Predicted 3D model of an 89-nucleotide RNA (c-di-GMP-I riboswitch aptamer) from a Gammaproteobacteria bacterium.
[in-house]
RNA sequence: UUCUGACAAAGGCAAAACCACCGAAAGGUGGCGACGCAAAGUCACCGGUCUACCGGGCCACUGGGCCCCAGGACAGCGGGACCGCCGGA
Numbered sequence: 001u002u003c004u005g006a007c008a009a010a011g012g013c014a015a016a017a018c019c020a021c022c023g024a025a026a027g028g029u030g031g032c033g034a035c036g037c038a039a040a041g042u043c044a045c046c047g048g049u050c051u052a053c054c055g056g057g058c059c060a061c062u063g064g065g066c067c068c069c070a071g072g073a074c075a076g077c078g079g080g081a082c083c084g085c086c087g088g089a
Base pairs, nucleotide, nucleotide: 002089003088004087005086012037013036018031019030020029021028022027035076041082042081043080045079046078047077048074049073050072055068056067057066058065059064
């Protein structure tokens, strides 16, 4: 440097549920909790998925309803980029 994760050591992260807060929502943060993870570390660049406050359209006509839209979100959906611990070859 490249490949690799069968065994081991030291450690790491933390799904769902529940509680609090933030948010229009998706979702996020903290606590609690472990379903899992060898990049479950970082980044929305590509694809995908979720949401629809604002805005636009239609209907209704004062109660509102429906549709479209990412500028919002997901890195624990896939790809890509960057960085990294331990063991083995």
Its mean pLDDT, the model's own confidence on a scale to 100, is 87.